[in-house]
About this RNA: Model confidence (mean pLDDT): 77 of 100. This is a predicted structure of an 81-nucleotide RNA (c-di-GMP-I riboswitch aptamer) from a Nitrospirota bacterium. It was read from a public genome assembly, where an Rfam model found it. Of the family's consensus pairs, 90% are formed in the model.
C1' cells in the first nucleotide's frame, strides 16, 4: 500500500414517526427523533420503483421524484485479526 472489517476508539450520517413549511404529486427543506449504516459520502451512468402528463389498454418518455433497492464511476476516516 492492497485485501479485509472487530462486542476496538474517535468522529460522522440518520429510517419510521411527530411539528412547521414548499410542491398538483412522487417527494423536498428545517427542528425533534433514532431503526439502522464502514461508504447510509459524491455522481445520477445502467437497471428498478414511484409521480405528473400524454395516450387509451398497458404503451410512450415530454416533465419529474427516490436513490437507506441492485449494479457502475470517483473518492474518504479508523484499525485488530
Nucleotide at each position: 500500500u492492497c485485501c479485509c472489517g472487530a462486542u476496538a476508539a474517535a468522529g460522522c450520517c440518520a429510517a419510521a414517526c411527530c411539528u412547521u413549511u414548499c410542491g398538483u404529486g412522487a417527494g423536498g427543506a428545517a427542528g425533534g427523533g433514532g431503526c439502522g449504516g464502514a461508504g447510509u459520502g459524491c455522481c445520477g451512468c445502467g437497471g428498478g420503483u414511484c409521480u405528473u402528463u400524454g395516450a387509451g389498454g398497458g404503451c410512450a418518455a415530454a416533465a419529474g421524484a427516490c436513490g437507506g433497492c441492485c449494479g457502475g464511476g470517483c473518492u474518504g476516516c479508523c484499525g485488530a485479526a